[in-house]
Molecule: transfer RNA
Organism: Bacteroidia bacterium
RNA sequence: GGAGGUGUAGUUCAGUGGUAGAACGCCCGAUUGUCUCUCGGGUAGAGAGGGUUCGAUUCCCUUCAUCUCCG
Numbered sequence: 001g002g003a004g005g006u007g008u009a010g011u012u013c014a015g016u017g018g019u020a021g022a023a024c025g026c027c028c029g030a031u032u033g034u035c036u037c038u039c040g041g042g043u044a045g046a047g048a049g050g051g052u053u054c055g056a057u058u059c060c061c062u063u064c065a066u067c068u069c070c071g
Base pairs, nucleotide, nucleotide: 001070002069003068004067005066006065007064010024011023012022013021018054025043026042027041028040029039030038047063048062049061050060051059
């Protein structure tokens, strides 16, 4: 320099046009003589910008970060 992959909650991931979910974590409470376990509740998210669309995490373009391959 060229080609491609990935980017969603604090973390690991799902969801591929109809308004985002799980597990773990964190906080509060119940239980317990205490801690743990268990149970209930809460917490909080689309890398950035633009386009298409009634509607975009999803499709298109650019850009950023990271990874892989070729040279």